[in-house]
RNA sequence: AACCGAAAAAGGCAAACCAGGUGAAAACCAGGGGCGCAAACUACCGGGUCUAAAGCAUUGGCGCAAGGCCGAUUGCCAUGACUGCCGGGGUUCCGAA
Repeated sequence: AACCGAAAAAGGCAAACCAGGUGAAAACCAGGGGCGCAAACUACCGGGUCUAAAGCAUUGGCGCAAGGCCGAUUGCCAUGACUGCCGGGGUUCCGAA
């Protein structure tokens, strides 16, 4: 130094759930909580997953008509999310075997 990882030491993070807030939702933020985690650090790259507001398609109505306006259903769709889903990159505390 690399690999490795202990019923070690010192710290760190924090699932479910609860209640508050944000959001269309997924989810997130801060508090409690603590299942777990040696990278459960980063979010840089690839894949995967979740959601579907807007948009597009479908469709009803208003309207002389065009543009437009008001709805409805389902489908597509990320520009919204997740890294505690996987792989890679980068960084990193401790040191028994």